RNA sequence: GACCCUAUCGUCUAGCGGUUAGGACACUACCCUUUCACGGUAGCGGCAUGGGUUCGAUUCCCAUUAGGGUCGCCA
Numbered sequence: 001g002a003c004c005c006u007a008u009c010g011u012c013u014a015g016c017g018g019u020u021a022g023g024a025c026a027c028u029a030c031c032c033u034u035u036c037a038c039g040g041u042a043g044c045g046g047c048a049u050g051g052g053u054u055c056g057a058u059u060c061c062c063a064u065u066a067g068g069g070u071c072g073c074c075a
Stems, first nucleotide, its partner, number of pairs: 001071007010025004018055001027043005048064005
């Protein structure tokens, strides 16, 4: 340098064009318990950034950023 892959709540992860963006753990409140833990209920919280296509994009395309991989170049 070329090509390929990945990026979603604090963490892990599902979601292949119309979802209220789901689950687990964590966190907060309440219940339960003598207390803690466990358990139950509710809540909180996310689509890397910028464009494009489309009636409609987290999803498709391009660029950028970050991480990873394969191949190559140079002295």

Source information:
The RNA shown here (transfer RNA) has 75 nucleotides and comes from a Verrucomicrobiia bacterium. Rfam family: tRNA. Rfam links the family to the GO term triplet codon-amino acid adaptor activity. Model confidence (mean pLDDT): 82 of 100.